[in-house]
This is a predicted structure of a 502-nucleotide part of an RNA (small-subunit ribosomal RNA, 5' domain) from an uncultured bacterium. Model confidence (mean pLDDT): 85 of 100.
Context: one part of a larger RNA
RNA sequence: AUUGAACGCUGGCGGCAUGGUUAAAGCAUGCAAGUCGAACGCGAACGAGACUUCGGUCUUUAGUAGAGUGGCGAAAGGGCGAGUAAUGCGUUUCUAACGUGCCCCAAGGACAGGGAUAGCCCGGGGAAACCCGGAUUAAUACCUGAUGAUCCCGGUUGGUCGUCAGACCGGCCGGGCAAAUGCCGAGACGCCUUGGGAUCGGGAAACGUCCUAUCAGGUUGUUGGUAAGGUAACGGCUUACCAAGCCUAACACGGGUAGCGGGUGUGAGAGCACGGCCCGCCGCAUCGGGACUGACACACUGCCCGGACUCCUACGGGAGGCUGCAGCAACGAAUAUUCCGCAAUGGGCGCAAGCCUGACGGAACAAUGCCGCGUGAAGGAUGAAGCAUUUCGGUGUGUAAACUUCUGUCAGGGUCCAGAAACACAAUGAUCGGACCCAAAGGAAGGGCCGGCUAACUUCGUGCCAGCAGCCGCGGUAAUACGAAGGGCCCGAGCGUUAAUC
Numbered sequence: 001a002u003u004g005a006a007c008g009c010u011g012g013c014g015g016c017a018u019g020g021u022u023a024a025a026g027c028a029u030g031c032a033a034g035u036c037g038a039a040c041g042c043g044a045a046c047g048a049g050a051c052u053u054c055g056g057u058c059u060u061u062a063g064u065a066g067a068g069u070g071g072c073g074a075a076a077g078g079g080c081g082a083g084u085a086a087u088g089c090g091u092u093u094c095u096a097a098c099g100u101g102c103c104c105c106a107a108g109g110a111c112a113g114g115g116a117u118a119g120c121c122c123g124g125g126g127a128a129a130c131c132c133g134g135a136u137u138a139a140u141a142c143c144u145g146a147u148g149a150u151c152c153c154g155g156u157u158g159g160u161c162g163u164c165a166g167a168c169c170g171g172c173c174g175g176g177c178a179a180a181u182g183c184c185g186a187g188a189c190g191c192c193u194u195g196g197g198a199u200c201g202g203g204a205a206a207c208g209u210c211c212u213a214u215c216a217g218g219u220u221g222u223u224g225g226u227a228a229g230g231u232a233a234c235g236g237c238u239u240a241c242c243a244a245g246c247c248u249a250a251c252a253c254g255g256g257u258a259g260c261g262g263g264u265g266u267g268a269g270a271g272c273a274c275g276g277c278c279c280g281c282c283g284c285a286u287c288g289g290g291a292c293u294g295a296c297a298c299a300c301u302g303c304c305c306g307g308a309c310u311c312c313u314a315c316g317g318g319a320g321g322c323u324g325c326a327g328c329a330a331c332g333a334a335u336a337u338u339c340c341g342c343a344a345u346g347g348g349c350g351c352a353a354g355c356c357u358g359a360c361g362g363a364a365c366a367a368u369g370c371c372g373c374g375u376g377a378a379g380g381a382u383g384a385a386g387c388a389u390u391u392c393g394g395u396g397u398g399u400a401a402a403c404u405u406c407u408g409u410c411a412g413g414g415u416c417c418a419g420a421a422a423c424a425c426a427a428u429g430a431u432c433g434g435a436c437c438c439a440a441a442g443g444a445a446g447g448g449c450c451g452g453c454u455a456a457c458u459u460c461g462u463g464c465c466a467g468c469a470g471c472c473g474c475g476g477u478a479a480u481a482c483g484a485a486g487g488g489c490c491c492g493a494g495c496g497u498u499a500a501u502c
Base pairs, nucleotide, nucleotide: 001501002500003499005498006497007496008495009494012373013372014371015370016369017368018366019365020331026328027327029326030325031324034072035071036070039069040068042066047060048059049058050057051056079284080283081282088209089208090207091206092205093204094203095202098201099200103197104196105195106194107193108192109191111145112144113143114142121134122133123132124131125130151176152175153174154173155172156171157170158169159168160167161166182189184187210256211255212254217247218246219245222244223243224242225241226240227239228238229237259281260280261279262278263274264273265272266271286307287306288305289304290303309320310319311318312317337363339362340361341360345359346357347356348355349354376406377405378404379403386397387396388395389394410443412438413437414436415435416434417433419432420431446491447490448489449488450487451472452471453470457486458485459484460483461482467474468473
């Protein structure tokens, strides 16, 4: 000098930040991912009205609520740092070894058919979670056939380029592959194929990246080759066969510790220490494993299996995952509200209106930090009183107070509104803000220290006791070092102590 700090004493206001560093131990409750009726078929009830044989029926509610099929999203956003010493990260390159939904540009196309299945209804099983059977229905769901290329595959051939593996642009022949002519209803939104772009990713290489030799040898898919499989793609990535290699004192292998970077602290710098908030990358989602769907996952609030734990049960069987936002308990020296709003910015869906959004915007709490402001200003000596001290004359506190004259920051009250508001017009603020007026010195100062280092001294009490202390050291009867008082010094809404780093 600094801190995501804590503790002690004290505490007026505002702005901007920050706030579980410990148990990646466990969690009650609510919310955190939906949306589309302009893809599709179904389709209530309460209530109100009319009629009634008093059983009910009809109209409206309403093609509404609602669930279901289907599409897109759910792989983002948000959290955390367990693991990881290199499959990571950082810098520079490569991909002639690759992918890319939505978006943009360009070219072309969308023909003819079919059978189901949720839902609804009926029946059945179960305590429940849920499941089974029958009948029936739609689609931008699914399937079949057609057409089709510069797309894919095979053969052949020409040119350009090349790092001589091949890449790109063409010609000819053969084979193969598509769609929803949908919805709204009057010009859009969609669907299919191909090429290009943009964006985002996958993969590879070099160099750098903590301690330890009381870790010296390690390795059998191991190292390379051939073939096959697999992948969007290269590759022992996987498998079969063949060879015996490969790494290592320039530290392999093992052990310990640790997410990495932009950066942060300190320092004249070199360096040393750190990686909380914010941004980028990586990894993780109760522990371990696995695949499915999909443009993208081996998927935090998806699925399956196994383990531990918790809960329900009719004992047969089921349910769950806060390292999302709040909150609880536990742990701990220690860390906040079960708040408001989608008004703004952004995201998902939708033609749109709009819906959703604990992202986000705000407010609450905490002197946790930084910054700003205030607790009044000017005058005022017979230098009051009190207190302390005294050589008893005085001296100090001290212009300090009282008193006089003023001012109005902040807090308080009132009135008004042009700002954050932009999206044709109109409308739209959760919250914050601005201007003016009123009253009144009123509501607002403490902490540590005073032997030397180190700025600041006297009196009394105590008597190696009680105590102080960062180091040196003070205290055994005059203690500037203990305790109290007066006075003083340093900071000031803070001041000290502890811990830690330079």